[in-house]
RNA sequence: GCCAGCGUGGCUUAGUGGUAAAGCAAUACUUUCGUAAAGUAUGGAUCGUGGGUUCGAUUCCCACCGCUGGCU
Numbered sequence: 001g002c003c004a005g006c007g008u009g010g011c012u013u014a015g016u017g018g019u020a021a022a023g024c025a026a027u028a029c030u031u032u033c034g035u036a037a038a039g040u041a042u043g044g045a046u047c048g049u050g051g052g053u054u055c056g057a058u059u060c061c062c063a064c065c066g067c068u069g070g071c072u
Base pairs, nucleotide, nucleotide: 001071002070003069004068005067006066007065010024011023012022013021018055026042027041028040029039030038048064049063050062051061052060
């Protein structure tokens, strides 16, 4: 330099056009003499950035940024 993939709560991932979900973690409560474990509840994302298409974009298109892999 060229090609491909990925970017979504603190972390790991789902979601492939119609108001973004789960597990772990966090906080509160219950239980216990107390801790751990267990159970219940709550909060937390303008979906990497900027444009375009669309009535409507996490999703489709373009550019850029970052990460990973391959080729030279």